[in-house]
Molecule: RNase P RNA; transfer RNA
Organism: Bacteroidales bacterium
RNA sequence: AUGGCAGGCCGAUCCGUCGCCCCGACACCAGUGUCGGGGAGGAAAGUCCGGGCAACAAAGAGCACCAUCCUUCCUAACGGGAAGAUGUCCGAAAGGAUAUAGCAGUGUAACAGAAAAUAACAGUCCCGCUAUUGCGGGGAAUUGGUGAAAAGGUGAGGUAAAAGCUCACCGGUCCCGGUGGUGACAUCGGGAGCCGUACACCUGAUGGGUUGAAAGACCAUGUAUACCGGUGCCUGAGGGCUGCUCGCCCGAGCCGGGGGGUAGGUCGUAUGAUCACGCAGGCAACUGCGGGGCAAGAUAAAUGACGGAACAGGUGCAAUAUCCUCUUGCAGGAUGACGCAUUGAGACAGAAUCCGGCUUACAGGCCUGCCUUUGAA
RNA sequence: UGUCCCGUGGUGUAAUUGGCAACACGUCUGAUUCUGGAUCAGAAAAGUCUAGGUUCGAGCCCUAGCGGGACAA
Numbered sequence: 001a002u003g004g005c006a007g008g009c010c011g012a013u014c015c016g017u018c019g020c021c022c023c024g025a026c027a028c029c030a031g032u033g034u035c036g037g038g039g040a041g042g043a044a045a046g047u048c049c050g051g052g053c054a055a056c057a058a059a060g061a062g063c064a065c066c067a068u069c070c071u072u073c074c075u076a077a078c079g080g081g082a083a084g085a086u087g088u089c090c091g092a093a094a095g096g097a098u099a100u101a102g103c104a105g106u107g108u109a110a111c112a113g114a115a116a117a118u119a120a121c122a123g124u125c126c127c128g129c130u131a132u133u134g135c136g137g138g139g140a141a142u143u144g145g146u147g148a149a150a151a152g153g154u155g156a157g158g159u160a161a162a163a164g165c166u167c168a169c170c171g172g173u174c175c176c177g178g179u180g181g182u183g184a185c186a187u188c189g190g191g192a193g194c195c196g197u198a199c200a201c202c203u204g205a206u207g208g209g210u211u212g213a214a215a216g217a218c219c220a221u222g223u224a225u226a227c228c229g230g231u232g233c234c235u236g237a238g239g240g241c242u243g244c245u246c247g248c249c250c251g252a253g254c255c256g257g258g259g260g261g262u263a264g265g266u267c268g269u270a271u272g273a274u275c276a277c278g279c280a281g282g283c284a285a286c287u288g289c290g291g292g293g294c295a296a297g298a299u300a301a302a303u304g305a306c307g308g309a310a311c312a313g314g315u316g317c318a319a320u321a322u323c324c325u326c327u328u329g330c331a332g333g334a335u336g337a338c339g340c341a342u343u344g345a346g347a348c349a350g351a352a353u354c355c356g357g358c359u360u361a362c363a364g365g366c367c368u369g370c371c372u373u374u375g376a377a
Numbered sequence: 378u379g380u381c382c383c384g385u386g387g388u389g390u391a392a393u394u395g396g397c398a399a400c401a402c403g404u405c406u407g408a409u410u411c412u413g414g415a416u417c418a419g420a421a422a423a424g425u426c427u428a429g430g431u432u433c434g435a436g437c438c439c440u441a442g443c444g445g446g447a448c449a450a
Stems, first nucleotide, its partner, number of pairs: 001373001003371008013309006020039008041348001045359002048357005053212004060246004065208005070084005085100006101203002105201005121144002124139006152170006171195002173192008216267004225258001227257005238250003274293002277290005313343005321335005326329001378449007387402004396433001404420005426442005
């Protein structure tokens, strides 16, 4: 230099004019005006997880249901993150993807195939009949074909023919012991012929009470229950935001029809598991300490527009230019710096109770580490 | 703002425990009729909203996205 892998960051400036939302001061209040201050994001998004907060017995029990599932750690918590373990797959490599609690028990595996787990269709071996084909009975997972998947593999012994039937080696599983590691696990030695796979249910462990800012608290405004039906008044209807049962509490009304009133405001709500910086600990996620900062708060929803200057980038000057390749042709490919001219705020996207994550969208740009190939020293 | 549900021929719905996507109406062709309707016979039409994953195999199971709908004073 080339091509790639992994990770991180930015996504933007200045000046002028005119506006929008919020706060403060002043003009007595409101309105309006003047002055001063503040005003979107890395995802504010999807609402997929987890928590803060609030209400419901300061929330109780059981069942059901749901979620998670290799190990160790981080954290307020998590299905998130960090560092690792083992298997499989992809890549030449850097690296990436994915799976992994248990197997006691149960079920399923379409079609094809003899058979999908007490395997005999054809071939093969033995016996009987027939005495040529063939028929019947039995042995045997060695060969064939089917399938996504076919009963550990190779060799020898063995046998009528065969087979872990026996033995040697290899692969796996289980049991015992040693060593290393916090652990998943790795490795070594010994033993057991123990030897299909996948997915579910199931079992186990851990976690989850329910509902969500229209939670909830307060203030203001208004007011009427005429009439009808059902049901209940302690042998108790109904209610207390929970699928069922229990338990606890309230309890004289409740449900339906019909009728009447109001439909405004304040708080919650911006000081928080907070932000950036420095130091220390840790491989890292992260944690501790120190002195600083306060940084949108609308409610149908404000954060914008125009002009100018400068930025990244694009286009032209630019080809018979320069370099490389060979098939030597007005061939193919790459470069095109500096400069000049011109263009030029460009992507995804807009806070709505607040945080930690995940996921998804994103023009363009920058940085770090690593790998491959080529060349030079 | 929050919670929940759905997506399959043109339309409305099925599809059992994951195993050949079915039915009705509609459409088209033919028969019948002088013609139309009705009737009869037959045919076409979706690969299940999109993209990945699990699996031998996905409408069904999982993940992400897209679209539509309902409810809460």